Transfer RNA from a Patescibacteria group bacterium, 72 nucleotides, folded computationally. Rfam family: tRNA. Rfam links the family to the GO term triplet codon-amino acid adaptor activity. Its mean pLDDT, the model's own confidence on a scale to 100, is 85. The sequence was found in a public genome assembly.
RNA sequence: GCCGGGAUAGCUCAGGGGUGGAGCAACGCAUUCGUAACGCGUAGGUCGUGGGUUCGAAUCCCAUUCCCGGCU
Numbered sequence: 001g002c003c004g005g006g007a008u009a010g011c012u013c014a015g016g017g018g019u020g021g022a023g024c025a026a027c028g029c030a031u032u033c034g035u036a037a038c039g040c041g042u043a044g045g046u047c048g049u050g051g052g053u054u055c056g057a058a059u060c061c062c063a064u065u066c067c068c069g070g071c072u
Base pairs, nucleotide, nucleotide: 001071002070003069004068005067006066007065010024011023012022013021018055026042027041028040029039048064049063050062051061052060
């Protein structure tokens, strides 16, 4: 230099045009003599960044930053 994959909640990851989700973690309640576990609930996101397409983009297209892998 070229090619491919990835970036989404504090962490690990789903979601591939039509209201952004799960598990764990956090917080509250219930339970318990008390703690943990279990149960119920709450909060937490400019979906890496900038453009484009579209009535509508996390999702499609282009560029770009970072990470991983391959080729030279």